Context: one part of a larger RNA
RNA sequence: ACCAACGAGUUGCUCGUAUCAUGCCAGGGUAAAUUCUUAAGGAAUGCACCCGCAGCGAAAGCAAGUCCUAAAUGGGCGAUUAGUAUGAUGCGGCAGACGCGAAACUGUGUGAUCUAGUCAUGGCCAGGAUGAAGCAAGGGUAACACCUUGUGGAGGUCCGAACCGGUGCGGGUUGAAAACUGCUCGGAUGAGCUGUGACUAGGAGCGAAAGACCAAUCAAACUCAGAGAUAGCUCGUUCUCUCCGAAAUAGCUUUAGGGCUAGCCUCGGAUAAUAGUAUGACGGAGGUAGAGCACUGAUUGGGGUAGGGCUGUCACAACGGUACCAAACCCAGAUAAACUCCGAAUUCCGUACAUAUGUUUUCCGGGAGUCAGGCAGUGGGGGAUAAGCUUCAUUGCCAAGAGGGGAACAACCCAGACCACCAGCUAAGGUCCCCAAGUCUAUGUUAACAGACUAAGGAUGUUAAGUUGCUGAGACAACUAGGAUGUUGGCUUAGAAGCAGCCAUUCAUUUAAAGAGUGCGUAAUAGCUCACUAGUCAAGCGACUUAGCGCCGAUAAUACUCGGGACUUAAACAUAGCACCGAAGCUGUGGACUCAGUAAUGAGUGGUAGGAGAGCAUUCUGUAUGCAGCGAAGGUUCACGGACAACGUGGGCUGGAGCGUACAGAAACGAAGAUGUUGGU
Numbered sequence: 001a002c003c004a005a006c007g008a009g010u011u012g013c014u015c016g017u018a019u020c021a022u023g024c025c026a027g028g029g030u031a032a033a034u035u036c037u038u039a040a041g042g043a044a045u046g047c048a049c050c051c052g053c054a055g056c057g058a059a060a061g062c063a064a065g066u067c068c069u070a071a072a073u074g075g076g077c078g079a080u081u082a083g084u085a086u087g088a089u090g091c092g093g094c095a096g097a098c099g100c101g102a103a104a105c106u107g108u109g110u111g112a113u114c115u116a117g118u119c120a121u122g123g124c125c126a127g128g129a130u131g132a133a134g135c136a137a138g139g140g141u142a143a144c145a146c147c148u149u150g151u152g153g154a155g156g157u158c159c160g161a162a163c164c165g166g167u168g169c170g171g172g173u174u175g176a177a178a179a180c181u182g183c184u185c186g187g188a189u190g191a192g193c194u195g196u197g198a199c200u201a202g203g204a205g206c207g208a209a210a211g212a213c214c215a216a217u218c219a220a221a222c223u224c225a226g227a228g229a230u231a232g233c234u235c236g237u238u239c240u241c242u243c244c245g246a247a248a249u250a251g252c253u254u255u256a257g258g259g260c261u262a263g264c265c266u267c268g269g270a271u272a273a274u275a276g277u278a279u280g281a282c283g284g285a286g287g288u289a290g291a292g293c294a295c296u297g298a299u300u301g302g303g304g305u306a307g308g309g310c311u312g313u314c315a316c317a318a319c320g321g322u323a324c325c326a327a328a329c330c331c332a333g334a335u336a337a338a339c340u341c342c343g344a345a346u347u348c349c350g351u352a353c354a355u356a357u358g359u360u361u362u363c364c365g366g367g368a369g370u371c372a373g374g375c376a377g378u379g380g381g382g383g384a385u386a387a388g389c390u391u392c393a394u395u396g397c398c399a400a401g402a403g404g405g406g407a408a409c410a411a412c413c414c415a416g417a418c419c420a421c422c423a424g425c426u427a428a429g430g431u432c433c434c435c436a437a438g439u440c441u442a443u444g445u446u447a448a449c450a451g452a453c454u455a456a457g458g459a460u461g462u463u464a465a466g467u468u469g470c471u472g473a474g475a476c477a478a479c480u481a482g483g484a485u486g487u488u489g490g491c492u493u494a495g496a497a498g499c500a501g502c503c504a505u506u507c508a509u510u511u512a513a514a515g516a517g518u519g520c521g522u523a524a525u526a527g528c529u530c531a532c533u534a535g536u537c538a539a540g541c542g543a544c545u546u547a548g549c550g551c552c553g554a555u556a557a558u559a560c561u562c563g564g565g566a567c568u569u570a571a572a573c574a575u576a577g578c579a580c581c582g583a584a585g586c587u588g589u590g591g592a593c594u595c596a597g598u599a600a601u602g603a604g605u606g607g608u609a610g611g612a613g614a615g616c617a618u619u620c621u622g623u624a625u626g627c628a629g630c631g632a633a634g635g636u637u638c639a640c641g642g643a644c645a646a647c648g649u650g651g652g653c654u655g656g657a658g659c660g661u662a663c664a665g666a667a668a669c670g671a672a673g674a675u676g677u678u679g680g681u
Base pairs, nucleotide, nucleotide: 001681002680003679004678005677006676011095012094013093015092016091017090018089019088020087021086022085023084024083027051028050029049033045034044035043036042037041055062056061065077066076067075068074098236099235101233105226106225107224109222110221116200117199118198119197120196121195122194123193124192125190127159128158129157130155134151135150136149137148138147139146163187164186165185168183169182170181171180202218205213239615240614241613242612243611244610249262250261251260252259253258263370264369265367266366267365268364269363270362275360276357277356278355279354280353281351282350283349284348285347290342291340292339296336297335300332301331302330303329305326307325308324309322310321311320312319313318373398374397375396376395377394378393379392380391381390382389403414404413405412418591419590420589421588423587424586425585429581430580431579432565433564434563438578440577441576442575443574444573445572451567457552458551461549462548463547464546465545466544467543468542469541470540478536479535480534481533482532484509485508486507489503490502491501515530519528520527592605593604594603595602596601616670618667619666620665621664622663623662624661625660626659627658634654635653636652637651638650639649640648641647
C1' cells in the first nucleotide's frame, strides 16, 4: 500500500420545551401495592400524589384583583378561560453523551540480577626503569655539621602487557551490534580493578555534581486503579432523491482560532391593508466633489507707511538720510482633513399620487449555521499617492458557481448548469495552419521581427496638416574664380599683424563682392577657410509648429515576454462595412419534478454550512400469504426493468438447507477515509 471483517449522535430519567397523533375535557392522569386471569400479557381496585382551573406581595395577607403609598385621578404584575395523559419526532438538561487521542494529577504496590553509593568477605596487577629515608665504611669537625663510596628499596614515581578506560581519525548509521569495529590513545601499587553476599526506593534513594544513575525508561521509575480524567484543540463520522439556502458583521466577554444576544437562513402558524419593493412625480434633509478667499490659519510679488536697525548733524533734546527688516492698509497671485460667502451628482426620509410586481412585508413559535473571509472597481486613512500590504465605506464576484473567452490562471470579460437531442440563433472573444469561422470589402499608416514590456531625454526615420522666407531679374546644393586697400585700426604686450585680452557711431576706400573678420593655424608673421560676390547649371529650396506610426535610450545568465507555426499593400495598426464561427445563454422537439390555478395554462428546478420533505437497502418481530433436495440462502456470469436515485427482476453454472412477498412494528441499520483496530498478501 491493497483486500476482508469490525469501526462513531446511542441509552436511561414519575427532567424541560415545541410540533404531530390519539383518549378524556374544567378537568386530566394514576404510582407503589392488592385481587382476578393468562402462552406473552391483560383487567379491576388503589384518589396518596402530579398538572390545570387565580393572581398579587419579601411576607403577614388580600383576592379578579393585588403591590407601591398617608392616599392615589398614577404606575408594576395580573384578570376577559384550555387543559391533561400516553406515544412518536425535533431540540435542550443531567449522566462518559457522536467516536478515537494527550502531556499530566492522585492512591496501592513492584523493582539496586543494569547502574550510583555503602557494608562484609575473597581475588588480581608480566617485565623493565628510577633509587627517598635509614644504615655501614672512609674522609672531616673541639664536638656537631658536612663530603665521598657502598648498602637499602620509598613513591596517588617512570616505561609497558594482563586488567580498567575511551583521546583522535576512518568504517558502520534499513549496522554483524537499539553504542559496535580498525588504527591510535589514557591509567596500570592505587582516591586501583574485580568476584560473591548484603543495604539504601520514587518528590524518595544515590551522586569526586553531568540533573547524572535508579533494569535499552528519569527535571521525578515501573505496575495496576481513580478512569471512558479533562481536551474552548486536531482528525474522522457510513444509502438516495426533492425544496429553500446563509455568514465570515454589531455589542459584550481574563475575550480575540471560544462563547452569548442581535443580524442574515429554514420550517410551521397568523396577518391581506392605504402591506412591502422598484421606477416616476411631488415635498423635505444635508455641507461631500468642485469652487472660492467673505471668516480662521498658512502664503508670494508690488505699492504704501507705523515701528525697529544702520547712519549723518549731534552734550542732551531734536532733526535728516537709508539699495536694511517690516505691522495695519491697497493691488495682483495662490493655499487648507480638523477654513467656507458658495455648492452639485449620487444618497436618505416622507406622500390618502401614478405605473409595475403581488405577500417578497410584519408578528408569534420550532431548528440552525455563521463571528479567520478573499479579490476586483470606486471613495478615503496608514505606508513611500510601495506591496498578491494594511484598515474603513460602497458595488460586484469567489467563497457556495459549472459552461464560453482570457495560451495555462478562485475573483477579469461573457453567462447563472432539471434531463435528453449527430437541430437552430447569438454573447464575450474570434475567422492563414495547429483550431470552428473571411487568406472578406474599402481607404490609409508602419519597415521597426515593430505588432509581441517601460520613462526622462535624444535624432535630417516617415506620413499628414499648417505658418513663414528665398526662387526663370535663376534660388538651394555642387564646381571654377575672387575674398582687396588705408591697416600691423587704437590700446596692451617681449611680440599681439582679422583671429591671448581690452576699446570702439567696428570707420572709410576700391568694388560684382569682400567682417577692423566664422573657424583652423603661427612665438609673431605666413598659410588654409568662412561670411559676401561673379560664372557654370536649371527648378524648386530653407526655417518653424501640430498630429499619426516608427528609431535609440533597453542589461539575467541554453531558443521561452506573439500559446506555437508562421505573417510585412499583412495573418500588424487606424477608420468604415458586410458575412460567418462561437457557451450548459436564448430558441426548437421530447421528457421528469415543484409551486400557483377548478381547468386551460403559467412560473420555476447551480449550490457549501444549514433547515424542511420523500424514499431505497440490511437484521429481527407480528399478522396474512407463498417458495424450496424436481435444489433455499450464499457465490459467479449474462440479460432485462426503473427511458429516476438509493435499487429491483429473471436465466445459466456453482452450492447443499433453508428462504421470501404484502402490511405494520423494532433497531447493536448502510464506510473509502479517523498516521483507525484485527487478520491476510